[in-house]
RNA sequence: GAGUUUGAUCCUGGCUCAGGACGAACGCUGGCGGCGCGCCUAACACAUGCAAGUCGAACGCGGCUUUUCCCGCAAGGGAAAAGCUGAGUGGCAAACGGGUGAGUAACACGUGGGUGACCUGCCUUCGAGUGGGGGAUAACGUUUCGAAAGGAACGCUAAUACCGCAUAACAUCCUGUCUUUUAAGAGAUGGACAUCAAAGCCUGGGACCGCAAGGCCAGGCGCUUGAAGAGGGGCCCGCGUCUGAUUAGCUAGUUGGUGGGGUAAUGGCUCACCAAGGCAACGAUCCGUAACCGGCCUGAGAGGGCGGUCGGUCACACUGACACUGACAUACGGGUCAGACUCCUACGGGAGGCAGCAGUCGGGAAUUUUGGGCAAUGGGCGAAAGCCUGACCCAGCAACGCCGCGUGAAGGAUGAAAUCCCUCGGGAUGUAAACUUCGCAAGAACGGGAAGAAUAAGUAGGGGACAAUACCCCCUAUGAUGACGGUACCGUUUGUAAGCUCCGGCUAACUCCGUGCCAGCAGCCGCGGUAAUACGGGGGGAGCAAGCGUUGUUCGGAUUUACUGGGCGUAAAGGGCGCGUAGGCGGCCAGCACAAGUCAGUUGUGAAAUCUCCGAGCUUAACUCGGAAAGGUCAACUGAUACUGUGCGGCUAGAGUGCGGAAGGGGCAACUGGAAUUCUUGGUGUAGCGGUGAAAUGCGUAGAUAUCAAGAGGAACACCUGCGGCGAAGGCGGGUUGCUGGGCCGACACUGACGCUGAGGCGCGAAAGCCAGGGGAGCGAACGGGAUUAGAUACCCCGGUAGUCCUGGCCUUAAACGAUGAAUGCUUGGUGUCUGGGGUUAUAUAGUCCCCGGGUGCCGUCGCUAACGCUUUAAGCAUUCCGCCUGGGGAGUACGGUCGCAAGACUGAAACUCAAAGGAAUUGACGGGGACCCGCACAAGCGGUGGAGCAUGUGGUUUAAUUCGACGCAACGCGAAGAACCUUACCUGGGCUAGAAUGCCUCUGACAACCCUAGAGAUAGGGCCUCCAAGGUAAAACUUGGCAGAGUGCAAGGUGCUGCAUGGCUGUCGUCAGCUCGUGUCGUGAGAUGUUGGGUUAAGUCCCGCAACGAGCGCAACCCUUGUCCCUAGUUGCUACGCAAGGGCACUCUAGGGAGACUGCCGGUGACAAGCCGGAGGAAGGUGGGGAUGACGUCAAGUCCUCAUGGCCCUUACGGGUUGGGCUACACACGUGCUACAAUGGCGGUGACAGAGGGCAGCUACUUCGCGAGGAGAAGCUAAUCCCUAAAAGCCGUCUCAGUUCAGAUUGCACUCUGCAACUCGGGUGCAUGAAGUUGGAAUCGCUAGUAAUCGCUAAUCAGCAGGUAGCGGUGAUACGUUCCCGGGCCUUGCACACAC
Repeated sequence: GAGUUUGAUCCUGGCUCAGGACGAACGCUGGCGGCGCGCCUAACACAUGCAAGUCGAACGCGGCUUUUCCCGCAAGGGAAAAGCUGAGUGGCAAACGGGUGAGUAACACGUGGGUGACCUGCCUUCGAGUGGGGGAUAACGUUUCGAAAGGAACGCUAAUACCGCAUAACAUCCUGUCUUUUAAGAGAUGGACAUCAAAGCCUGGGACCGCAAGGCCAGGCGCUUGAAGAGGGGCCCGCGUCUGAUUAGCUAGUUGGUGGGGUAAUGGCUCACCAAGGCAACGAUCCGUAACCGGCCUGAGAGGGCGGUCGGUCACACUGACACUGACAUACGGGUCAGACUCCUACGGGAGGCAGCAGUCGGGAAUUUUGGGCAAUGGGCGAAAGCCUGACCCAGCAACGCCGCGUGAAGGAUGAAAUCCCUCGGGAUGUAAACUUCGCAAGAACGGGAAGAAUAAGUAGGGGACAAUACCCCCUAUGAUGACGGUACCGUUUGUAAGCUCCGGCUAACUCCGUGCCAGCAGCCGCGGUAAUACGGGGGGAGCAAGCGUUGUUCGGAUUUACUGGGCGUAAAGGGCGCGUAGGCGGCCAGCACAAGUCAGUUGUGAAAUCUCCGAGCUUAACUCGGAAAGGUCAACUGAUACUGUGCGGCUAGAGUGCGGAAGGGGCAACUGGAAUUCUUGGUGUAGCGGUGAAAUGCGUAGAUAUCAAGAGGAACACCUGCGGCGAAGGCGGGUUGCUGGGCCGACACUGACGCUGAGGCGCGAAAGCCAGGGGAGCGAACGGGAUUAGAUACCCCGGUAGUCCUGGCCUUAAACGAUGAAUGCUUGGUGUCUGGGGUUAUAUAGUCCCCGGGUGCCGUCGCUAACGCUUUAAGCAUUCCGCCUGGGGAGUACGGUCGCAAGACUGAAACUCAAAGGAAUUGACGGGGACCCGCACAAGCGGUGGAGCAUGUGGUUUAAUUCGACGCAACGCGAAGAACCUUACCUGGGCUAGAAUGCCUCUGACAACCCUAGAGAUAGGGCCUCCAAGGUAAAACUUGGCAGAGUGCAAGGUGCUGCAUGGCUGUCGUCAGCUCGUGUCGUGAGAUGUUGGGUUAAGUCCCGCAACGAGCGCAACCCUUGUCCCUAGUUGCUACGCAAGGGCACUCUAGGGAGACUGCCGGUGACAAGCCGGAGGAAGGUGGGGAUGACGUCAAGUCCUCAUGGCCCUUACGGGUUGGGCUACACACGUGCUACAAUGGCGGUGACAGAGGGCAGCUACUUCGCGAGGAGAAGCUAAUCCCUAAAAGCCGUCUCAGUUCAGAUUGCACUCUGCAACUCGGGUGCAUGAAGUUGGAAUCGCUAGUAAUCGCUAAUCAGCAGGUAGCGGUGAUACGUUCCCGGGCCUUGCACACAC
């Protein structure tokens, strides 16, 4: 920096990711080289080999070889010299080097000091000395014990082994003087007694001595002693150095002293005695963990994590303890004892210690060769040669890490083949390949071939020392030696090498197929339920690359422990409140002194390596080398003195005391008052009372409730009473008295910083609860009963025990809240109120106004805040101190501890689990929240449905099939404006397969219709018939076009699936008044404003106001129709002319055009508005009535079966044709209708008045036949002309309340119409039959005016079929109103809802 809480937002907050690192491991893969690195686990156990020896120039004795001499004929023996070698005596080394990190929380380590309390082999420098003697002992020899390891006795021998003597400074001890110092166990200088040394070896040599060895001299190496140095070590001290307080007290050599002992040395290090100390909240003791550091990783830094390789220190060496030797050890490859383990054994006894290098077993996710060499570097011994060296240098194994290189470079399009995708056109892999030219890491072969090697010995020359040309030392020249390794490198030829992860977002990279909440993926969010860029595969792409991923750990991001650099009103977080201990912090003086903090300078140190910079060497880099710089909360010294501190001296502004006042439910105790409830007694009085939403339990005829009087007892104190008072908080309320705390005001006086905060500690602390004793009226957990309810362990009711009250003692918790710790200072204002004081006015103690304090509220500027909000009573600006927080859950739980009689309180985790939990605000939706408004929403009515019969649709059931769709409103007389065949999609049977239709191509010139036969038909066979047009030609042939048939291929076909892949269309909220935008403004933002508010409207309609101003889609209007009038035009219409003709066009009407209505006018009201109310005029009055018109959107609403269409599926079938059947079934349930149940009626008669439609394969007048449906003739009409067409309710008469003269279902018979065909399965007629039904339970529907209701008429579909649908007219009713039910609009409020109750 990003992802992730939400519909969206801001914040808080956790989780996760991108980066770096690694002694790593695992998966896939693997070409080379260089440099590094490699048991993190079992400090488990170890076979085998090696890892510490060396010196003969310290010493004696053996063995072997060579040479010389002697004896011997020879064999052989003896002696000497040189070399090699064995064990031993002796010296030095073995305390280094190498390994490991178990222990250790410590002067172990780091850093800086001290040692006046010490040691120091080898090395360096400077002095002195090295004289003279002695006695042993190993080896060896003999004897002997034991299985072995290992001993024993006797005897011989040497030394640089050992021991005396001599000499002697220094030293030790004793004692003076002086100097330094805070201090002497320091230094200097005197004196005296005593004590203490030594060793030789090698080389050379002129004179002299000696038979010789040698003496002697010289040099070198040693030895003794002393002084000093360097390097090393011991001890002591300041500071630093993990976690836990759910470890708070620890300590008896403990703390100190005196005196012995011990040590190189201080010291309880040890001992005796004496004293009673010492450590600890600045964390003792205890538990856990851990070697420490230079450094390494990370980080901007501060920090955090780590301490492997390399370097310094420490500790350890099977476990524990101990000493010896030695300059140094309490000793990895030494010793002794004990223990565990392993091995040998003759059972008596012995041996061993890989945390050295290799290696083995085991453990484990996991870590190498039983290699070469001392050539180099370093170490031990030696005079040296040299010997030893698993230190070290090399090689081997391992991609374990870092670094470098390569797997080719350039050209090459017909963009080859192949694969993948595709809209079928093409695109991608891709210049990639092939091909051409050029060039070769490794390996192999051949040839050459390093550096790493020098100060070796020796030789030559020069110089030093010496008596000296020897010897010795120094310089120069020469001079042997290479494990790696015939390696690096060079030349020639040949010649090989790419994978891994990822591709939804974070995060670079996309498509196809498969799969279908399966298989699977996943770091977080999350993908997968049939179109998956997220699973698996293919293609393509991205990243890194001999590696790539995963896992683990760690730092970062994480300011998510905040020193740098966070917070605590509501997100986690202020202790319930006070007093006060330690601690922290603290007023003024241009005060004085000091210099601890602080600041500056100088010096020392901060090892090397590492890091940084500069330079250099390997072809580069990694790596290595050289130089510089840097690094401390360090130490010492010198200086400064503002601030802090310390000491001293002052001051009064902080704090406190005294004096005078006023207010107050502040506290404690005693006394006392009235109202009310209940109870008791008595009186009056009678049947109920009480209680609830409604009831019941309960009380009451044994007299209640009610009412009057008297009495008893307990508890609480109405009105006053007020966001008024007091108190630290909890809390405090009748009155009087006593005792008592605190705060405030006023004017002076005094003290002189005495202050603030406050870990622990102590005290107070509502209610409930506990213990003991009282008290008990009312109320009242538990409990009993009655109700409510699905239940009701509740809410409501009737009772009622603890308790509530008092005294004493516990408990110690609360939403103990202002969810806001205390103190101090500073920072604009306004307005109340309580309580003091002052001023002004005033006659005044009333009152007004103003000012100064203290308290308590509200509003609000700046500022702060995530926002809400806070705002002199801060959540602002600052300081001081305390408490507390670090994701949610688990959990304030468990364990432990403390307290408590108990209940429990305080302190207070972890495992596990989730990716959130949360705060504030926003927009919606919702509320059995509120305000306002509307709607046949309710109410007021009328008529229905639900009951009956029938019709119709649906469910269910049935069936071969009962095709499919539609399902709350918004499916159910819906798609379907009309299923006998057809329709038809369903079922059965029998048949077709490029197919029933269409286009292109090829061929043919007919095919069809009609007739016959077979068949249920499709179909099959036969008969009959056989081209047309134009051009062209004499006529043909021929060409083109049409028509028809056949063939073949491209192509078809699907009412099969998915309406949750879609278009289009439609329903619904809803003809509800809403839905938005631009600019501006406000807000961190989501968003808000506008659109809210005051009025008004049918309306976001209009007006006014307003940080808004405008605009769009909706509303309204424009459109159609209807109502009035006018004009024009009049036939088929009309008729004032008596009728017809004729005339006329006034009227009706028709159909064109106009007028008219706009709150225009008047009055009232309203805000001088919009508007509303009333009125006038008018055919019509406030959108006149009706229609068309449906905003942004919602319902994954409906439709793939109207149509179109993606994907999937079928292709001799899920396609196409056909017969018959089915969609019409029927125990049942529901919806929508029709007809009724009758007298507002039935029946009969009579006869008047519509509108709107339709009509030529049609409507049909009229005549005639039939009871009738209808039939037969037949005029008119392509329609203001003719026809359908009779309108019906109406009126008159009759019937008189009954299953009827109601109702008409059902059924029988006989007809009629349509049609190929009325059996399944049409309509109608006549006669006969005459079912249920007497107004319909719960519930429910429609309707506000020409509406409901009621009456008929017409049309579409249609051969026929209408109770359905769409229209038309005739007659013609009721509404106080908005409390409630339902739905809707707007504002507001709450919300833990947002797939939104």
Predicted 3D model of a 1397-nucleotide RNA (small-subunit ribosomal RNA) from an uncultured bacterium.
The RNAcentral record of the sequence draws on ENA and SILVA.